[in-house]
Context: one part of a larger RNA
RNA sequence: UUGGGCGUAAAGGGAGUGUAGGCGGGAAUCUAAGUCAGAGGUGUAAUUUCGGGGCUCAACCCCGAACGUGCCUUUGAGACUGGAUUUCUUGAGUAUGGGAGAGGGCGAUGGAAUUCCUGGUGUAGCGGUGGAAUGCGUAGAUAUCAGGAGGAACACCUAUAGCGAAGGCAGUCGCCUGGAACAAUACUGACGCUGAAACUCGAAAGCAUGGGGAGCAAACAGGAUUAGAUACCCUGGUAGUCCAUGCCCUAAACUAUGAAUACUAGAUAUCGAAGGAGUUAAUCCCUACGGUGUCGUAGCUAACGCGUUAAGUAUUCCGCCUGGGGAGUACGGUCGCAAGACUGAAACUC
Repeated sequence: UUGGGCGUAAAGGGAGUGUAGGCGGGAAUCUAAGUCAGAGGUGUAAUUUCGGGGCUCAACCCCGAACGUGCCUUUGAGACUGGAUUUCUUGAGUAUGGGAGAGGGCGAUGGAAUUCCUGGUGUAGCGGUGGAAUGCGUAGAUAUCAGGAGGAACACCUAUAGCGAAGGCAGUCGCCUGGAACAAUACUGACGCUGAAACUCGAAAGCAUGGGGAGCAAACAGGAUUAGAUACCCUGGUAGUCCAUGCCCUAAACUAUGAAUACUAGAUAUCGAAGGAGUUAAUCCCUACGGUGUCGUAGCUAACGCGUUAAGUAUUCCGCCUGGGGAGUACGGUCGCAAGACUGAAACUC
């Protein structure tokens, strides 16, 4: 390369925006680049195949034909792809309406609880464990009452729920702001899908500068346990956790399942919005749409399982895999303040 794959065996990029590229809805006319057909030219020899011939046969040799899958010229065809023009509305988008939502940013604010401080009451213990001890306490602790300070997180509602591209998002209120769904019309008229590169976002930990520091808590110290115990348990405790700004760019970043479109039984639960039946209203029932779950038919799968939210049936585009170890290492390069990240081998060995 041909081919086969990527939920769990190796393999879906962490996620998006989007350039080039690839691919792309219905109708009509023109064109003739691709495509198809005819003709002509050319396509070295040997080799190969076929038909003959020569060495007694064969190998071998000679002659002829085919082949030479291609290229060029020319004459046509006009379905499909491409190109040009016109047109359409179903893909896509815009406008309008009333709703849903922990979507994002900024500011303000609330109560419970922990800790600390001050004061009152009060007296000998408290705390902790499997049991203890370290620790705290007669300089008055623990407990309890009142007041104050400060930081962080938001019980119940809470859900199998909702929103977001992913990471993720939860007290309450205000301001600014993104997206999606539904309904009925109107408008644009293929404006679409995917997406190498590029850019943006990206939990936690970590880094830089300046704040903040209640609780928790790597490191560290002590007490236990133990043969030992650089642990598990206990008492403390610093970075950190919090805020602002700037970096880092990785995760079992998981649905271990890329994005988009179309098609292919149902049942049930729930969220959003709409219509209908019915009603004073509520509840309940029916219909179509969009999400989130469970079960399940056909089909698929090595099995487990998946099953209209596909791992079914197909198409388009991107990413990735090719035995285990060596190794996500070395070297080089790019990025980073650093930690390191990205890219990424080979020898050797089984």
The part of an RNA shown here (small-subunit ribosomal RNA, central domain) has 350 nucleotides and comes from a metagenome. Rfam family: Bacterial small subunit ribosomal RNA. The RNAcentral record of the full RNA draws on SILVA.